[in-house]
Context: one part of a larger RNA
Molecule: large-subunit ribosomal RNA, domain II
Organism: Aureisphaera galaxeae
C1' cells in the first nucleotide's frame, strides 16, 4: 500500500405540505364476525375519528356570542364555505433515527499464583579483618580508683564471594529481552534474604508515602450488564445526466465553532409589478467653507476693567509700572460630538420613454449565520500590519481561459461540445516566444532603463522653456597698464597706518580709472590682490526661475542575474501605421432547455427542484438456453451519461425482454471491517 467481499437517511406510529384516486355536505370503518378459489380476497361490522357554528374561564346562549348597568364600544366569530378516505413523494416529532467513535457514571461479581504489608512455619548469609563490657594476673589504694599484659568475642562494626539490589557508562531500542547485557557500583548477622501455607478487595485494601502498589492495566483494577448512555465535536455517507443556485448579515441566546426568528436559495400557485434615463417637484446638514453667525480654542497689535508689585498715608485718597490681563477693535487661522452657509453623488414622489417578467406575496423543501483580498469613504492602531472595525463597489469564495516570469481574488474576459476557419481584449512584436531589428520627432551615457517609481538633502551632468542684464560707441575671458592724493580719516589702544574692534551725510582732491577699501599678510609699517579704469582682442557673455531625462544619498547575512540570452536600443516620451494575441466576438455543424411563435438561455461549492440508468426479489405477459444458459475475457457497435447490444474464446445449466411492483438497490476514501498478497 494494493486486490475481494461487507460498510452509513432505514422501518413503526402520529402530523403537516404536494401530488394520484374514489365518494362529496358529507367522508370513513376499527376490533370483531361470516365466507373463502387462501389472496395485496370477499360481504357484513357506523362504535370511532375528521368535517358541516361560534363564543364564553363556566353555566350557557347561538348567526352570533364575551365583556359590561348599557340597546354603547371593543374581542373573537359569521355573511354562500369543501371535506373526507386511501396510496405515493417531500418534511417534521417520538423512538438508537444516517454510520462509526468517547473520557466518565451506576449495578452484580471475579482477582494478593504479580505487587504492598501482616500471620504462621522452616531455610540461608565462604574467607579475612577490627577488638567493646566482663573475666584472670601484675603494679597500685588504708579500701576503692587507676595503670599494664592477657583472656574474652560485643558490633543496624569494616573488607569482600553466595544471596538481595540497580549508582555509573556503552550497548539494545522492527531488541535475545514488552526492562535486558557488559561494565562500574551499594548492602552482605540484619529494620537481612527467601521457600511453603494463609489474611486484607474497589472509594476498598496496602503504602519507611513515590498517588507507589492491588496479576505487562491504577488520581479510583478487572468481568458482564444499564447499553446502541451522551457527544452543539472529529471523520465518512457509494450511479448519471439536465434547469436554477445562495450565504460567511441583523437581532436574539450560560451565547460566540450551537441554535431560533428575519435576510438571500430553490420548487409550485397566485398576483402585477421591477429596473434604468430624461423632465418637473421635495427632504437633507455630509464634501466643502466659514465663524465681528452661536459654542469652544486660537497668532500679533491697539485700548487697559480689575489683579499683583513699588511709592505715600495714622487712615482714607492719591501716584508709578518693559508684570499678569477682561470687555472692546483689528489681523491671522481651527473643530467628529461648533454653523451665517452648503453641494456632487443617494433618497420619495408624479410625468414621459427604453426594458420585459428581472417585482411582490403565499406555501413546501433547504443551506448559511468563521469570510477573504482589492478600490473608495471613516473609527481604531504609528494617516504601522497580508492588523482590526463599519460603509459603498467589485471579484475570489463557488469562476475555468489570455496577461502580470512564476500568484485565490490585480488587468482583459463569464468555458453547452466540435473545426487544421476569420476578428479582436488586456498584453505584446532581437532569440528562447506568436507578431516590427516598423515610421516620425526628441530625451538618456547611467546598462540609469531592468530590484522598491526608495526619500529628505547635494551637484558647473545634461537638454528644453520664461523673464531679465552687458555687448562692435568693442561686452565676457585672458594678457599689458595703471588702482593715486588729502591720510596714519576720527575714535579706541602698547600698537590700529584700508583690512581686531567702535564711530560717520564713508568726505574731498587729482582723475581714463582707482573703495576712508574684497581678500591673503605684518607686531604694527611693508609687501600681494580684488573692486574700478585703459589699452590688446573680437562675437556673445553672465543671472534667476520653472521643466524632461540622468548623478551621489543607496547597507543582511550560502555567487550572481531585467524572467533568461543579452540590448546604446531591443532604454525612456510624444504621434502614428501593421501584426500577434484568449475557451471573448464572428463563422460552419451539432446537443439540450423556455417560448404557441420570434427569439432568449445551457461556469458554478452549499443547496432546491427535474428526467433516466443500473442491482436483487415479486405478480402479470412473453422468450433464450447441451446445436451450449448465467459468468470470465477480446474486439466492433449503439447511446451526452448511468449503461446496453452482438461477435470470437472460455465456461458448463440455467437466464432473459416488456409492464408494473417492492427494495438488506450502486463505495475510493470512515487511522472503516475481514480475508488474501
Nucleotide at each position: 500500500g494494493c486486490c475481494u467481499a461487507c460498510g452509513a437517511g432505514u422501518u413503526a406510529c402520529u402530523g403537516u405540505u404536494g401530488u394520484u384516486a374514489g365518494c362529496g355536505a358529507g367522508g370513513u370503518u376499527a376490533a370483531g364476525c361470516a365466507c373463502u378459489u387462501c389472496a395485496g380476497g370477499u360481504g357484513c361490522g357506523g362504535a370511532u375519528c375528521c368535517g358541516u357554528a361560534g363564543c364564553g374561564a363556566a353555566a350557557g346562549c347561538g348567526a352570533g356570542u364575551c365583556u359590561g348597568a348599557a340597546c354603547a364600544g371593543g374581542g373573537c366569530g359569521g355573511u354562500g364555505c369543501a371535506g373526507u378516505u386511501a396510496g405515493c413523494a417531500g418534511u417534521a416529532g417520538u423512538a438508537g433515527a444516517c454510520g462509526c467513535g468517547a473520557a466518565a457514571c451506576c449495578g452484580u461479581g471475579u482477582g494478593a499464583u504479580c505487587u504492598a504489608c501482616c500471620c504462621a512455619u522452616g531455610g540461608g548469609c565462604a574467607g579475612g579483618g577490627u577488638g567493646a563490657a566482663g573475666c584472670u594476673g601484675u603494679g597500685g589504694u588504708a579500701a576503692c580508683a587507676c595503670u599494664c599484659a592477657g583472656u574474652g568475642g560485643a558490633g543496624g562494626c569494616c573488607c569482600g564471594a553466595a544471596c538481595c539490589c540497580g549508582u555509573u557508562g556503552a550497548c539494545g531500542u522492527u531488541g535475545a529481552a514488552a526492562a535486558g547485557u557488559c561494565u562500574u557500583g551499594g548492602g552482605a548477622u540484619g529494620a537481612c534474604c527467601u521457600g511453603u501455607g494463609g489474611g486484607u478487595a474497589g472509594g476498598g485494601g496496602u503504602g519507611a508515602a513515590a498517588g507507589g502498589c492491588c496479576a505487562a492495566u491504577c488520581a479510583a483494577a478487572c468481568u458482564c450488564g444499564g447499553a446502541a448512555a451522551u457527544a452543539g465535536c472529529u471523520c465518512g455517507u457509494a450511479c448519471u445526466c439536465c434547469c436554477c443556485g445562495a450565504a460567511a448579515u441583523g437581532c436574539a441566546u450560560u451565547u460566540a465553532g450551537g441554535u431560533g426568528c428575519a435576510g438571500c436559495g430553490u420548487a409550485u400557485u397566485g398576483u402585477u409589478a421591477g429596473u434604468u434615463c430624461u423632465g418637473u417637484a421635495g427632504a437633507g446638514g455630509u464634501a466643502g467653507a466659514g465663524c465681528u453667525a452661536c459654542u469652544g480654542a486660537u497668532u500679533g497689535g491697539a485700548u487697559g476693567c480689575g489683579g499683583g508689585g513699588g511709592c505715600u498715608u495714622c487712615a482714607c485718597c492719591g501716584c508709578c509700572u518693559a508684570c499678569c490681563a477682561a470687555u472692546u477693535c483689528u489681523u491671522g487661522a481651527c473643530a467628529a460630538a461648533c454653523u451665517c452657509c452648503g453641494a456632487a453623488u443617494g433618497c420619495u414622489a408624479c410625468a414621459g420613454a427604453a426594458u420585459g417578467u428581472u417585482g411582490c406575496a403565499a406555501u413546501g423543501c433547504a443551506g448559511u449565520g468563521a469570510g477573504g483580498g482589492c478600490a473608495u469613504g471613516g473609527g481604531u492602531g504609528c494617516u504601522a500590519a497580508g492588523g482590526u472595525c463599519c460603509a459603498u463597489g467589485u471579484c475570489c469564495g463557488a469562476g475555468a481561459g489570455g496577461g502580470a516570469a512564476a500568484g485565490a481574488a490585480c488587468c482583459c474576459a463569464g468555458a453547452c461540445c466540435a473545426u487544421c476557419a476569420g476578428c479582436u481584449a488586456a498584453g505584446g512584436u532581437c532569440c528562447c516566444c506568436a507578431a516590427a531589428u516598423g515610421u516620425a520627432u526628441g530625451c538618456u551615457a547611467a546598462g540609469u532603463u531592468g530590484a522598491a517609481u526608495a526619500a529628505a538633502c547635494g551637484a558647473g551632468g545634461u537638454u528644453g522653456g520664461a523673464c531679465u542684464g552687458c555687448c562692435c560707441a568693442g561686452a565676457c575671458a585672458g594678457c599689458u597698464a595703471g588702482g593715486a592724493u588729502g591720510u596714519u580719516g576720527g575714535c579706541u589702544u602698547g600698537g590700529a597706518a584700508g583690512c581686531a574692534g567702535c564711530c560717520a551725510u564713508u568726505c574731498a582732491u587729482u582723475u581714463a580709472a582707482a573703495g576712508a577699501g574684497u581678500g591673503c599678510g605684518u607686531a604694527a609699517c611693508a609687501g600681494c590682490u580684488c573692486a574700478c579704469u585703459a589699452g590688446u582682442c573680437g562675437a556673445g557673455c553672465g543671472g534667476u526661475c520653472c521643466g524632461g531625462c540622468a548623478u551621489g544619498g543607496a547597507u543582511a547575512a550560502u555567487a550572481a542575474u531585467c524572467g533568461g540570452g543579452c540590448a546604446u536600443a531591443a532604454g525612456c516620451a510624444u504621434a502614428c501605421u501593421a501584426c500577434c494575441g484568449a475557451a471573448g466576438c464572428u463563422a460552419u455543424g451539432g446537443g439540450c432547455c423556455c417560448g404557441c411563435a420570434a427569439g432568449g438561455g445551457c461556469g458554478g461549492u452549499a443547496g432546491g427542484g427535474g428526467a433516466g440508468c443500473a442491482u436483487u426479489c415479486c405478480a402479470g405477459u412473453u422468450g433464450u438456453g447441451c446445436u451450449g444458459a448465467a459468468g470470465g475475457u477480446u474486439c466492433a457497435c449503439c447511446g451526452c451519461g448511468a449503461g446496453g447490444u452482438g461477435u470470437g474464446c472460455u465456461g458448463g445449466a440455467a437466464c432473459g425482454g416488456c409492464u408494473g411492483g417492492a427494495a438488506a438497490a450502486g463505495a475510493a476514501a470512515a487511522u472503516g471491517u475481514a480475508g488474501g498478497c